Small-subunit ribosomal RNA from an uncultured Acidobacteriota bacterium, 1447 nucleotides, folded computationally. Rfam family: Bacterial small subunit ribosomal RNA. Gene Ontology terms of the family: ribosome and structural constituent of ribosome.

RNA sequence: AUCAACGCUGGCGGCGUGCCUAACACAUGCAAGUCGAACGAGAAAUUGGGAGCAAUCCUGAGAGUACAGUGGCAGACGGGUGAGUAACACGUGAACAACCUACCCUUGAGAGGGGAAUAACAUCUCGAAAGAGGUGCUAAAACCGCAUAAAAUCUAGUUAUCGCAUGGUAAUGAGAUCAAAAUCGCAAGGUACUUGAGGAGGGGUUCGCGUCUGAUUAGCUAGUUGGAGAGGUAACGGCUCCCCAAGGCGACGAUCAGUAGCCGGCCUGAGAGGGUGGACGGCCACACUGGAACUGAGAGACGGUCCAGACUCCUACGGGAGGCAGCAGUGGGGAAUUUUGCGCAAUGGGCGGAAGCCUGACGCAGCAACGCCGCGUGGAGGAUGAAGGUAUUCGUACCGUAAACUCCUGUCGGAGGGGACGAAGGAAGUGACUGUACCCUUUGAGGAAGCCACGGCUAACUCCGUGCCAGCAGCCGCGGUAAUACGGGGGUGGCAAGCGUUGUUCGGAAUUAUUGGGCGUAAAGGGCGCGUAGGCGGCUAUACAAGUUAGAUGUGAAAGCCCCGGGCUUAACCUGGGAACUGCAACUAAUACUGUGUAGCUUGAGUUUUGGAGGGGGCAGUGGAAUUCCCAGUGUAGCGGUGAAAUGCGUAGAUAUUGGGAGGAACACCGGCGGCGAAGGCGGCUGCCUGGACAGGAACUGACGCUGAGGCGCGAAGGCCAGGGGAGCGAACGGGAUUAGAUACCCCGGUAGUCCUGGCGGUAAACGAUGGGCACUUGGUGUUGGGGGUAUUGAGUCCCUCAGUGCCGUAGCAAACGCGAUAAGUGCCCCGCCUGGGGAGUACGGUCGCAAGACUGAAACUCAAAGGAAUUGACGGGGGCCCGCACAAGCGGUGGAGCAUGUGGUUUAAUUCGACGCAACGCGAAGAACCUUACCGGGGCUCGAACGGUACUUGAAGGCAUGUAGAAAUAUGUGAAUCUCUUCGGAGACGGGUAUCGAGGUGCUGCAUGGCUGUCGUCAGCUCGUGUCGUGAGAUGUUGGGUUAAGUCCCGCAACGAGCGCAACCCCUGCCUUUAGUUGCCAGCAUGUAGAGAUGGGCACUCUAAAGGAACUGUCGGCGAAAAGCCGGAGGAAGGUGGGGAUGACGUCAAGUCCUCAUGGCCCUUACGUCCCGGGCUACACACGUGCUACAAUGGUGGAUACAAGGGGAAGCGAAGUUGUGAGAUGGAGCUAAUCCCAGAAAGUCUAUCCCAGUUCGGAUUGCAGUCUGCAACUCGAGUGCAUGAAGUUGGAAUCGCUAGUAAUCGCGGAUCAGCAUGCCGCGGUGAAUACGUUCCUGGGCCUUGUACACACCGCCCGUCACAUCACGAAAGUGGGUUGUACUAGAAAUCGCCGGGCUGACCUGAGAAGGGGGCAAGCGCUUAAGGUAUGAUUCAUGAUUGGGGUG
Repeated sequence: AUCAACGCUGGCGGCGUGCCUAACACAUGCAAGUCGAACGAGAAAUUGGGAGCAAUCCUGAGAGUACAGUGGCAGACGGGUGAGUAACACGUGAACAACCUACCCUUGAGAGGGGAAUAACAUCUCGAAAGAGGUGCUAAAACCGCAUAAAAUCUAGUUAUCGCAUGGUAAUGAGAUCAAAAUCGCAAGGUACUUGAGGAGGGGUUCGCGUCUGAUUAGCUAGUUGGAGAGGUAACGGCUCCCCAAGGCGACGAUCAGUAGCCGGCCUGAGAGGGUGGACGGCCACACUGGAACUGAGAGACGGUCCAGACUCCUACGGGAGGCAGCAGUGGGGAAUUUUGCGCAAUGGGCGGAAGCCUGACGCAGCAACGCCGCGUGGAGGAUGAAGGUAUUCGUACCGUAAACUCCUGUCGGAGGGGACGAAGGAAGUGACUGUACCCUUUGAGGAAGCCACGGCUAACUCCGUGCCAGCAGCCGCGGUAAUACGGGGGUGGCAAGCGUUGUUCGGAAUUAUUGGGCGUAAAGGGCGCGUAGGCGGCUAUACAAGUUAGAUGUGAAAGCCCCGGGCUUAACCUGGGAACUGCAACUAAUACUGUGUAGCUUGAGUUUUGGAGGGGGCAGUGGAAUUCCCAGUGUAGCGGUGAAAUGCGUAGAUAUUGGGAGGAACACCGGCGGCGAAGGCGGCUGCCUGGACAGGAACUGACGCUGAGGCGCGAAGGCCAGGGGAGCGAACGGGAUUAGAUACCCCGGUAGUCCUGGCGGUAAACGAUGGGCACUUGGUGUUGGGGGUAUUGAGUCCCUCAGUGCCGUAGCAAACGCGAUAAGUGCCCCGCCUGGGGAGUACGGUCGCAAGACUGAAACUCAAAGGAAUUGACGGGGGCCCGCACAAGCGGUGGAGCAUGUGGUUUAAUUCGACGCAACGCGAAGAACCUUACCGGGGCUCGAACGGUACUUGAAGGCAUGUAGAAAUAUGUGAAUCUCUUCGGAGACGGGUAUCGAGGUGCUGCAUGGCUGUCGUCAGCUCGUGUCGUGAGAUGUUGGGUUAAGUCCCGCAACGAGCGCAACCCCUGCCUUUAGUUGCCAGCAUGUAGAGAUGGGCACUCUAAAGGAACUGUCGGCGAAAAGCCGGAGGAAGGUGGGGAUGACGUCAAGUCCUCAUGGCCCUUACGUCCCGGGCUACACACGUGCUACAAUGGUGGAUACAAGGGGAAGCGAAGUUGUGAGAUGGAGCUAAUCCCAGAAAGUCUAUCCCAGUUCGGAUUGCAGUCUGCAACUCGAGUGCAUGAAGUUGGAAUCGCUAGUAAUCGCGGAUCAGCAUGCCGCGGUGAAUACGUUCCUGGGCCUUGUACACACCGCCCGUCACAUCACGAAAGUGGGUUGUACUAGAAAUCGCCGGGCUGACCUGAGAAGGGGGCAAGCGCUUAAGGUAUGAUUCAUGAUUGGGGUG
């Protein structure tokens, strides 16, 4: 923007528009008639008069009317539709010297005199009907002769003049031919008629240019192309025919196929373009389908005729009738398109002299928000910010001056009254619309607002519901329990009698690029050359004027667009004028450029000449090394091969080695980003033949050039055909290995092939992924071939230059990477190619090929991406550097046994829950008999087991003591017993009860969360500001060289600084000092004991616990860069962070925890809350983790004996003493603890015994007895004594810890706790071994590299198979459409022939008759539908089948 449709909604008016589909079929009515002033004939109903008894008759009016006919004109216009048509159909501009034209206008001439018929009508016949036929009568402006006849036509001339080739025009004389109609009027005259000329308007024909798609349509054509002649036409013409010639069209796209009415215009766009052709206007075509002619000025005729066909209707079955793509209307189709209206009043048309008649053209009305335009649905005031709704942080906010209310107005609507224009020429008359527009009065805010959206694009936000459901969606995408995205509510935004949706077109899209794109890597350079057509083309002069430019002329219809005006109240709409219509044609002029012709030129191109370089090509010959094979010699047991092996070869003598021979293929070193070639490609040496390039010189030709669609040729490897050849290698194949398998990689063999000759094929990552040519544009440095210069005796060295071939780089270009005189820079010319991914280089068709296959080359369907370059990460069975008990070197374990403990599994009424690789599994749990406890069974309670607020009530209810029932909770009895103040009314406190507001939940969600924690990891990293670089993501800093435990430090550097981490600051420990001296200590003095810091005394020492010191690579030597630092030494208690701890960056794992706590949401509320008893968490065929104890002699057992640290203790630790074999009991001193107690340390040492055994090892299991804790040890505690005495003799694969006071080993304590550790947390005693080293395993850090990964390798992703679904291809065929060719057949009709039948006018004739002419019938040509046969093409369908897409 729309000829729209659909959904929701809908007040009024004006102006427009309204079957896009079935050119499907149509009931009914209407749409073309008119003229009596051309003609003949001529009613009836009704009625007047008369006659008659009446039937009826006569006569007048009706009426010369109606109906019908002859004749004239009009039915070829107007109206509809777009099927066909790719064409002179249309548009535009020309031409007709090749044409026609009724009615109309202008202007001439003329109209004399005759004749014969025929409809109507009458009558007869046939027929159901439609209709037809016979006989008879009659008129004309109907028809036919005759006369007249030029300036008409024809024939052959003459003259003049003109042009455009044929020729035109005019004049002139001769010959021939052809006319006529009347009617109206008293008349004047009018209208008709005949024949010319001219005009206007209309038509016909021809030509230039323009006018869709397909080449998977490349050849088409026989009246075809042309000629002479004839016929035909209004007219040219193969328009038709006979003859002759063999042409004509086509890559500038013929033919064929598909699609389509064309244009003015309309929509869009800045324009160029793109799309479109509905309404209005011009042209064309069509009228049920096909064919044909008649009439006529005009038709191959929408409402005419004939024939054929299909369909519908009527029928008496014999025959007939019909054609809405006219206006209405109906059915049907469809998403969808109106009234079977009024009127000829206006405009226009037909007929007529006129009146007039006709007119579904037209003017109007009706229906439809279908479109455009205009108007309204009220205006002003009005805060208590009402009610209500929604939200809420509960304060309020928003709807909102909105409403109510007050005061107004009166558009539209309603009612009443008035009332046009459109209607004219002097007057009168004439209006469908219409009592309409408009005006006045009146009425009363009264009757008149919806639709869509609100995640971003895109203006507009909240609540509830829902819970990957329901749904939304134009694209991105929303929805899995807090959805601004779904649905509803409120609010908001937008538009508004409409608003959204859908379809279509253009735009944005520079996304087909003329304006105005690209092709190294994104899609895209042909594999390479030669060359045809074509395109493009150097310098000078001249001619022409085709292109080009300018001017003026004609045309470019009207309407439309634009501008200025005018008319409807405005606008839409209508209208006047102008401009414009960018076009075409012819004319005049210009000549710079292009072009064409002519004449020249030399610089482009080429020729000649000299010279050197080269794996350029072809043919022939020839050489040595090596492999293999054969023969012979020497020689003996292996060889060969691999990661390791085996197959294989070898005692029949291999491998090795020596000599000789055969044969084929390839040419080491030289050899080089060196050379040559168009590309593919080319490598020993020699000869012959041969192509090209380059450099230097001189001359010649004179634009001879560049590119190149088609075409032709060349074209690696592999492949094919035929014939040779065959050493090595080697697809296929065989064997051996590897492997889960191994149709592979490795090994042993081995055929095609590789080689040669001849042919085919024609493809490659045929790549520089970069077509060819010419010109221009800073530089540096190699190298190949040639030339010159300078210096020199001498150029290998220095300088310049031409041609090639590399590298680095300026400008510029580029998305970046990069390119950069060998361009991917700047320009010009030509060719090829591209236009999202997949489908697919596939299918079909065609061409080529022996085949394999090649070239050309789609679509359906499907996706929202595919792709390029670069960035940051992550990853790699990539690389480099480095670190860690990571490996290695060691020590000790686990894995085997028994037991303890945790987990899985199983079981169970329940075995509560959580934790699951490292980083769950002696974990939460620093301690489950009850409790705990969350689980199960049973029994109870419901404001609740605990707590707060308010109101009411109550004062012995609860609690206490004591009974009963009960397993207890609990229920139910008995008994004693509140407080403070007081005005004595009461008030308050406390306790109970009732009601109510909060309860309670270890119920769910750790994937809604806070907090806390684990882990990478105490790894050395993680970032920021400013600057700089980059279009950007980002980079730089942080990389590099060293160094460190360390992003630790130093140096360098487009970076300079900074932050969080590292380190240090903190604690313990190691040395020293000072201060202090009890409960600690005791050197000296004194007392004292069996012994003893026991006592006086002291504070020196130890120690205690507070403050300080001390270590910093400070110092020396070496190394290093005069650095950082490293190595060694000295001193020192301690040496290079002394040892240990605390301390955990940015972040990762949706890691763990809702069962510590907190908390959103959800869920339960006589229960998922709560109380009680009992049970369970302790089960047990099994599996795993973590531990303890062992298997013994470095040991066990008995006896004796020595030395700690760090802790704990009042509901506690508990001494001495007594007692028990012992666990323990008794006892109660002391201790609020440097005082007392736990408390005996143990390994060790000394001594005795055991003698290598299932033991004097080991202690499980079991029995009996007894102890302690506790309300209670049955399920289910820990000790003790006696007895019992299991497995186990050092542990498979695998795996763990530890680098020094460490591992190992030995005991001690603590938390929890009534009781219950082999666990956990601490303490000290004894006290090792080893580390060459960084290849490997594991984890980590930095740099670099590749990447198709980015929920990031636990990634991504390929193909088969199975299933579902979709579209497509093939297919025995089958069914349609269109069409070619051949044959057959041949309606109607024109034309021709014939015409024996029929025949009015005219002629001859007195007549009869004849002639001439005509008609029927017949025949022929042409020819539609039809038939037969055979092709082409296209569509649909097809068992089965093939691949493809999606899930």